Description: This is a predicted structure of a 73-nucleotide RNA (transfer RNA) from a Christensenellaceae bacterium. Its Rfam family is "tRNA". Rfam classes the family as a transfer RNA. It was read from a public genome assembly.
RNA sequence: GCCGGCAUAGCUCAGUUGGUAGAGCAGCUGAUUUGUAAUCAGCAGGUCGUAGGUUCGAGUCCUAUUGCCGGCU
Numbered sequence: 001g002c003c004g005g006c007a008u009a010g011c012u013c014a015g016u017u018g019g020u021a022g023a024g025c026a027g028c029u030g031a032u033u034u035g036u037a038a039u040c041a042g043c044a045g046g047u048c049g050u051a052g053g054u055u056c057g058a059g060u061c062c063u064a065u066u067g068c069c070g071g072c073u
Stems, first nucleotide, its partner, number of pairs: 001072007010025004019056001027043005049065005
């Protein structure tokens, strides 16, 4: 220098043809318990790495770019 993969909640990850962004764990509140843990119920937490473009509509498609990983020369 060229090519590919990954980037979504605090963490690990889903999101299958473009149509209201989810789960588990962690956190908070409550119930249960003599108490803790466990269990159960509920709540909160996200401009989907960044910037543009296409579209009525983008996490998803296109372009550029940043970081990490890998391959080739």